Model confidence (mean pLDDT): 83 of 100. The RNA shown here (transfer RNA) has 67 nucleotides and comes from a marine eukaryotic metagenome. The sequence is in RNAcentral, with records from MGnify. Its Rfam family is "tRNA". Rfam classes the family as a transfer RNA.

RNA sequence: GUAGUAGCUCAAUUGGUAGAGUAGUGGUCUCCAAAACCAUUGGUUGGGGGUUCGAGUCCCUCCUGCC
Numbered sequence: 001g002u003a004g005u006a007g008c009u010c011a012a013u014u015g016g017u018a019g020a021g022u023a024g025u026g027g028u029c030u031c032c033a034a035a036a037c038c039a040u041u042g043g044u045u046g047g048g049g050g051u052u053c054g055a056g057u058c059c060c061u062c063c064u065g066c067c
Stems, first nucleotide, its partner, number of pairs: 001066004007022004016053001024040005046062005
């Protein structure tokens, strides 16, 4: 200096309801399975504090990875 958000890979329009893909689970299909399709589960947004009506987003501090 840069990054930290779902098990994993990553979004989130310069503050206004946290999402996608994949994975997991169930179902359709099949002799069985895979693939495909449908449905569904899953988050103290790295920890703590501050500002604000409201913070993933702004400020301070600490921790971890990379350069």